[in-house]
RNA sequence: GCCUGUGUAGCUCAGUGGCAGAGCGAGGUCUUCAUAAGGCCGAGGUCGCAGGUUCGAUCCCUGCCACAGGCA
Numbered sequence: 001g002c003c004u005g006u007g008u009a010g011c012u013c014a015g016u017g018g019c020a021g022a023g024c025g026a027g028g029u030c031u032u033c034a035u036a037a038g039g040c041c042g043a044g045g046u047c048g049c050a051g052g053u054u055c056g057a058u059c060c061c062u063g064c065c066a067c068a069g070g071c072a
Stems, first nucleotide, its partner, number of pairs: 001071007010024004018055001027041004048064005
């Protein structure tokens, strides 16, 4: 330099055009004399950045950035 893949909540990952979710974690609460275990509750996201297509983009297209792998 070229090719491929990945980038979504604090962490691990779903979601592949129609208002963004789960598990774990953090917080509150119930239960208990108390702790553990368990139940319940809501919070937490400019979906890596910038353009384009579309009535509408996390999703499709282009460029860039970061990371991983491959070729030279």